Two RNAs folded together computationally: RNase P RNA and transfer RNA, 411 nucleotides in total. It holds a member of the Rfam family "Bacterial RNase P class A". About the family: Ribonuclease P (RNase P) is a ubiquitous endoribonuclease, found in archaea, bacteria and eukarya as well as chloroplasts and mitochondria.

[in-house]
RNA sequence: GUGCAGGCCGGGUGACCGCGGCGCGUCGUGCCCUUCGGAGCGCGGCGCCUCGAGGAAAGUCCGGACACCGCAGGGCAGGACGCUCCCGCAAGGGAGGCGGCGAAAGCCGACGGAAAGUGGAACAGAAAGCAAACCGCCGGGGCGCUCUCGGGCGCCCGGGCAAGGGUGAAACGGUGGGGUAAGAGCCCACCAGCGUCGCGGCGACGCGGCGGCUCGCCAAACCCCGUCCGGUGCAAGGCGAACAGGGCCCGCGAUCAGGUUGCCCGCCGAGGGCCCGGGUAGCUGCCCAGAGGGAUGGUCACCCUCGACAGAAUCCGGCUUACAGGCCUGCUACGGAA
RNA sequence: GCGCCCGUAGCUCAGGGGAUAGAGCGCGCGCCUCCGGAGCGCGAGGUCGCAGGUUCGAAUCCUGCCGGGCGCA
Numbered sequence: 001g002u003g004c005a006g007g008c009c010g011g012g013u014g015a016c017c018g019c020g021g022c023g024c025g026u027c028g029u030g031c032c033c034u035u036c037g038g039a040g041c042g043c044g045g046c047g048c049c050u051c052g053a054g055g056a057a058a059g060u061c062c063g064g065a066c067a068c069c070g071c072a073g074g075g076c077a078g079g080a081c082g083c084u085c086c087c088g089c090a091a092g093g094g095a096g097g098c099g100g101c102g103a104a105a106g107c108c109g110a111c112g113g114a115a116a117g118u119g120g121a122a123c124a125g126a127a128a129g130c131a132a133a134c135c136g137c138c139g140g141g142g143c144g145c146u147c148u149c150g151g152g153c154g155c156c157c158g159g160g161c162a163a164g165g166g167u168g169a170a171a172c173g174g175u176g177g178g179g180u181a182a183g184a185g186c187c188c189a190c191c192a193g194c195g196u197c198g199c200g201g202c203g204a205c206g207c208g209g210c211g212g213c214u215c216g217c218c219a220a221a222c223c224c225c226g227u228c229c230g231g232u233g234c235a236a237g238g239c240g241a242a243c244a245g246g247g248c249c250c251g252c253g254a255u256c257a258g259g260u261u262g263c264c265c266g267c268c269g270a271g272g273g274c275c276c277g278g279g280u281a282g283c284u285g286c287c288c289a290g291a292g293g294g295a296u297g298g299u300c301a302c303c304c305u306c307g308a309c310a311g312a313a314u315c316c317g318g319c320u321u322a323c324a325g326g327c328c329u330g331c332u333a334c335g336g337a338a
Numbered sequence: 339g340c341g342c343c344c345g346u347a348g349c350u351c352a353g354g355g356g357a358u359a360g361a362g363c364g365c366g367c368g369c370c371u372c373c374g375g376a377g378c379g380c381g382a383g384g385u386c387g388c389a390g391g392u393u394c395g396a397a398u399c400c401u402g403c404c405g406g407g408c409g410c411a
Stems, first nucleotide, its partner, number of pairs: 003331007011303007019052003023048009033038001054309001058320002061318005066233004078229005083096005097111001098109004112224002117222002119218002134165002136161003140157007173191006192214001194211007237284003245276006258268003304307001339410007348363004356394001365381005387403005
């Protein structure tokens, strides 16, 4: 000096001023109790001590706690996840296997099933999944032409083949050899894939032997298989007033302020109870930051690499996204030195 | 704060794996008319919000962001 992985920090120190919360002290004030000394609670001012954003507080993408509703139990629908083992309630994470990329360290992977079924593959192409043949290759028969008499060329009929060309994103295993009229897993070797056996591994899987020769792609198409999921969300939920106004009852053998007629009854009213107002306001849920849905900052001095993305709102665990710069550790390749 | 929905032409919307992405209104030009409107014909105008992925192929399927909107006191 190059690249990779993991972890950490995210200006520092000091002084002064300011903001919010808990606690303590003190002063003032209100209520209440009082043995009249004072004690308790609330509000406000001042002082002291202490605490005060993040690795993502973000997006709200997952999961959980918590709370309410529903529920004998189970199913359908719908959704999420999907190689193996381990951790975890779950989301998710770690290690490994396999595949792809890279020279390597390493990185990436929505990675069950296509011989359960349905479906799709535009255009081109003979043919797009069950076979099929445009050019072509090779025999057979017939006709014609030519001839250096071995043959060659052209056309037609009827066959064999799928090696080569061509189309396409993709063409029915690949490469090489044998074989054949030409060909073909027709035969053989290796490779890929399938089945089976043995060994190693908890397992995914790997290695080796044997066999028959080949059975295509898409499930981030429907679907099948396996596992999991009741719904709603702190604006959940809990406690729960006061005033005005209104409704119903009592309003008596008892005392009614009063009005209606001087008196009595009756009626209205005062007064009392319940309800509506309203499950409203408020408090709580709410936290070793923490709400009034409003705090966490500023100035100066010095230093440095000159400071990015960004700010809590019930809490916690993940994922994803944004991010100037710096530090540490391990590793890869190259060069130099010993 | 919590829950949910939508981004396609200037505007309102179709399209839900194979199109050169369409329709109506709007815009431009031409025809018609004395002129304008209406009518007729032609045309321009699109990173299908952005970036990745799946597929032979993506506006469409999946994931992550960005923007906008709605409901709940």